[in-house]
RNA sequence: CAGGUUGGUUGGGCGAUCGCAAAAGGAAUUCCCUUUUGAGGAAAGUCCGCACUCCACAGAGCAUGGUGUCGGGUAAUACCCGGGGUAGAGCAAUCUGCCGGAUAGGGCCACAGAAACAAACAGCCCAAGUGAAUCUACGGAUUCACCGGUGAUGGUGAAAAGGCAGUGUAAGAGACUACCGGCGCAGAUAGAAAUAUUUGCGGCCAGGUAACCCCUACCAGGAGCAAGGCCAAGCAGGAAUGAUGAGGCUGCUCGUCUCGUUUGAAUUCCGGGUGGGCUGCACGAGAGUUUGGGCAACCAAACCCCAAGACAGAUGAUCGCUCACGCCUAUUACUGGCUGGACAGAAUGCGGCUUAUAGACUAACCUGGGGU
Numbered sequence: 001c002a003g004g005u006u007g008g009u010u011g012g013g014c015g016a017u018c019g020c021a022a023a024a025g026g027a028a029u030u031c032c033c034u035u036u037u038g039a040g041g042a043a044a045g046u047c048c049g050c051a052c053u054c055c056a057c058a059g060a061g062c063a064u065g066g067u068g069u070c071g072g073g074u075a076a077u078a079c080c081c082g083g084g085g086u087a088g089a090g091c092a093a094u095c096u097g098c099c100g101g102a103u104a105g106g107g108c109c110a111c112a113g114a115a116a117c118a119a120a121c122a123g124c125c126c127a128a129g130u131g132a133a134u135c136u137a138c139g140g141a142u143u144c145a146c147c148g149g150u151g152a153u154g155g156u157g158a159a160a161a162g163g164c165a166g167u168g169u170a171a172g173a174g175a176c177u178a179c180c181g182g183c184g185c186a187g188a189u190a191g192a193a194a195u196a197u198u199u200g201c202g203g204c205c206a207g208g209u210a211a212c213c214c215c216u217a218c219c220a221g222g223a224g225c226a227a228g229g230c231c232a233a234g235c236a237g238g239a240a241u242g243a244u245g246a247g248g249c250u251g252c253u254c255g256u257c258u259c260g261u262u263u264g265a266a267u268u269c270c271g272g273g274u275g276g277g278c279u280g281c282a283c284g285a286g287a288g289u290u291u292g293g294g295c296a297a298c299c300a301a302a303c304c305c306c307a308a309g310a311c312a313g314a315u316g317a318u319c320g321c322u323c324a325c326g327c328c329u330a331u332u333a334c335u336g337g338c339u340g341g342a343c344a345g346a347a348u349g350c351g352g353c354u355u356a357u358a359g360a361c362u363a364a365c366c367u368g369g370g371g372u
Stems, first nucleotide, its partner, number of pairs: 001368010012322007020038007040343001044354002047352005052224004064220005069083005084099006100215002105213002107209003121154002123150003129146007162180002165177003181205002183202008228279004237270005245259005286305001288303006323341001326338003
């Protein structure tokens, strides 16, 4: 210098004008003026886990759902960190998938194949049993067939009942023996554990699938901020008191008329909680800096900060300067000109995961090339 791996940060900046929402102040909820503040790393998907709220609840179990290597972190998790085993990608840094049980039981295993779990199609063998034929020295021998034995050999398949050598046998076979591989049991060493290494014993060696049911260990009560709480017009209804009531003639008073007086005017109270308002709702598992502990996730202490809260739902638009990217562009863009900004947008809050994302900055490491 080029390429790569892993992690972190950022997501243009400054100014002007107009507009929107909220709060505070101005004699002032709403209108007017001033000042201040006003989206994100994912606000998204709503996939997990919590807080919070109401309902249910003696305790336990069943059902249903979820999780499943070990240790740690955390309020908690299916998340994060650090390990283990196993399979794989890369020269490397590094990355990816998987992780209880198939010896409780059931189901399934395409095509091919006789057979997909206790298998006889071909092949091999006739040891036992039965029958026949031939030979016979009459003791039996040989051949064939049936019944049968056999997983050594062939063929099929992704997969065919550990491998290999020997013993053995009628032929064979862990049937037996040595070695190798696996499994189980018991122990030793290292480790906090998973686990690794190793010793002895047991021929124990009967496939795969648990993302099919199932078994096992552990976890989970349900619904969700439209949760829930408070205030409360009008109106239905109820209760008490019981006419100084209501209406017309008038704009008003007086006057007068009509209605009402237990079939009840008017007032007061109760009441459920509709329209509506307030709250929940922004000080919190909070942000930042420094220090300390820890490999890390994370934890602790000190200092310091307060940063949206709408309810048809504000957070926008225009212009100027400027910084990247890109283009004019060619051998070269430091000086020129043009263009012009990724994904996206709160609605109770928080921690994760997943998905989308133009570009910029940065730390460590790996590979290759060059120079000293």